Background
The part of an RNA shown here (small-subunit ribosomal RNA, 5' domain) has 540 nucleotides and comes from a Candidatus Omnitrophota bacterium. The source organism's lineage runs through Bacteria, Pseudomonadati and Candidatus Omnitrophota. The sequence was found in a public genome assembly. The prediction has a mean pLDDT of 86. Rfam family: Bacterial small subunit ribosomal RNA. Rfam links the family to the GO terms structural constituent of ribosome and ribosome.
Context: one part of a larger RNA
RNA sequence: GAACGAACGCUGGCGGCGUGGAUUAGGCAUGCAAGUCGAACGAUCCCUUUAGCAAUAGGGGGAUAGUGGCAAACGGGUGAGUAACGCGUGGGUAAUCUUCCUUAAGGCUCGGGAUAACCUGACGAAAGUCGGACUAAUACCGGCUAAGACCACGGCCCCUCGGGGCUGAGGUUAAAGAUGGGGACUCUGAAAAUGGGCCUGUCACCUUAAGAUGAGCCUGCGACCUAUCAGCUAGUUGGUGAGGUAACGGCCCACCAAGGCUAUGACGGGUAGCUGGUCUGAGAGGAUGGUCAGCCACACUGGGACUGAGACACUGCCCAGACUCCUACGGGAGGCUGCAGUCGAGGAUCUUUUGCAAUGUCCGAAAGGGUGACAAUGCGACGCCGCGUGUGGGAUGAAGGCCUUCGGGUUGUAAACCACUGUCAGCCCGGAUGAAGGCGGGAGGGCUAAUAACCUUUCCGAUUGACGGUACGGGCGGAGGAAGCCACGGCUAACUCUGUGCCAGCAGCCGCGGUAAUACAGAGGUGGCAAGCGUUGUUC
Numbered sequence: 001g002a003a004c005g006a007a008c009g010c011u012g013g014c015g016g017c018g019u020g021g022a023u024u025a026g027g028c029a030u031g032c033a034a035g036u037c038g039a040a041c042g043a044u045c046c047c048u049u050u051a052g053c054a055a056u057a058g059g060g061g062g063a064u065a066g067u068g069g070c071a072a073a074c075g076g077g078u079g080a081g082u083a084a085c086g087c088g089u090g091g092g093u094a095a096u097c098u099u100c101c102u103u104a105a106g107g108c109u110c111g112g113g114a115u116a117a118c119c120u121g122a123c124g125a126a127a128g129u130c131g132g133a134c135u136a137a138u139a140c141c142g143g144c145u146a147a148g149a150c151c152a153c154g155g156c157c158c159c160u161c162g163g164g165g166c167u168g169a170g171g172u173u174a175a176a177g178a179u180g181g182g183g184a185c186u187c188u189g190a191a192a193a194u195g196g197g198c199c200u201g202u203c204a205c206c207u208u209a210a211g212a213u214g215a216g217c218c219u220g221c222g223a224c225c226u227a228u229c230a231g232c233u234a235g236u237u238g239g240u241g242a243g244g245u246a247a248c249g250g251c252c253c254a255c256c257a258a259g260g261c262u263a264u265g266a267c268g269g270g271u272a273g274c275u276g277g278u279c280u281g282a283g284a285g286g287a288u289g290g291u292c293a294g295c296c297a298c299a300c301u302g303g304g305a306c307u308g309a310g311a312c313a314c315u316g317c318c319c320a321g322a323c324u325c326c327u328a329c330g331g332g333a334g335g336c337u338g339c340a341g342u343c344g345a346g347g348a349u350c351u352u353u354u355g356c357a358a359u360g361u362c363c364g365a366a367a368g369g370g371u372g373a374c375a376a377u378g379c380g381a382c383g384c385c386g387c388g389u390g391u392g393g394g395a396u397g398a399a400g401g402c403c404u405u406c407g408g409g410u411u412g413u414a415a416a417c418c419a420c421u422g423u424c425a426g427c428c429c430g431g432a433u434g435a436a437g438g439c440g441g442g443a444g445g446g447c448u449a450a451u452a453a454c455c456u457u458u459c460c461g462a463u464u465g466a467c468g469g470u471a472c473g474g475g476c477g478g479a480g481g482a483a484g485c486c487a488c489g490g491c492u493a494a495c496u497c498u499g500u501g502c503c504a505g506c507a508g509c510c511g512c513g514g515u516a517a518u519a520c521a522g523a524g525g526u527g528g529c530a531a532g533c534g535u536u537g538u539u540c
Stems, first nucleotide, its partner, number of pairs: 001540004006536005013387006019380002026343003030340003035070003040067002043064009077298003087222007096215002101211007109143004119132005148173004153168006177203006185197003224270003231261003236258006243251001273295004277288004300321005323334004353376003359373001360371004390420004400411004424481001426476005434467001437463001439461008484529005489510003495524005505512002
């Protein structure tokens, strides 16, 4: 000199963009942070309408506790642990998996038994639990079929170890419907209606192949300190066999062998999340890893599995422990390292705000619903940037202050005064971009037997904004509301007076102060920076 997630002191006008718990991974009151689907299913309630005198039956709309599906493994937080294939980078997987999505091919058949809700009985203070009777499904189970896939065996071809292709005869393996539209025909039925068959649209379901995405595993190389840590190792190193996994592997187990690592630093100890980057520096390098982005790890502490395509799962489950709370003392409940907020500790770090309008995401056919992600808002000079606190003229160089050799000098064009301007703040008026979509209607195209339904293009209409009556624009008024901080001995730009008298004090280093202190304290003046200035801390 530069930098900072800074803090402290004095001071403080406005705006934009950023940024803000670095310490106790300490404890947490309260609210919210993951739901959604009635076009999977039975049931209940409400509104409305048609037929009917009514009971009742049918249609339309709405709400939803439960069964069921998908999501909840993402998003969000933190850096405790970790010196490790954890991270970075380059490869490998002929040793692997992948819900949803895309493309392609094929299929979607016949049945069965339960169970929640509801009703009812019992126990319990509660949390909740147990029994009886009933019922549905895209829940569960069985049979058929098997193009394909898988398994073991055989043949041929290709190849990079267990791979790929073709082929033969065996074995194993599947499904679920929902909702729209429809001319003729047909079944149930005396007939009508309804429902079904049949045709067709959309979504779903099953099998397979390929892709995309995501993930697992292996590996070369790279990145801290310590030898006052020199030897370490028994599933240890390798083999065979069996198990396990999506998959290779001592991953696990039995047996066999005695290996394996190490001065190119094993083992031990300390410290630490890693990276893109950031700061500094001419560079080489040094330091660092906050915000943003990628990866990893963790979720009160320790352990475990279940479900699932995916977890050994932050707001799921079980066990143990510590802590807190409720209790009828028998037993129960909880987990902010989500967003706000609170206590504590600390030099120190914010609103218990608004909205799903946008972007994204989950669910849904859609309308739509959810979303403390996100978008906004508030607070903090914490940082960067911009703007303002007036502009021009104005000498009797006024008064006052300070100094003085008492002549004067200086503050100083500074003020007053004159003429102007109108940024920001204030008041009044107007007033956005961010909105794309979705919905209703018309026309064209596609699908189709179809002018229906559905999909799609385009036009028209009524609409969707938290921020926000904000940004911005116009007007009103009037210099009015807006400057401080540090330094002045040398380094280092800037000097005098008074007080003090080795005292009080200053100080980054050298050093000042013991009666003329440009070094202490005050004042005037001057220098520097400026809504900041200085100090402290840390890095280069």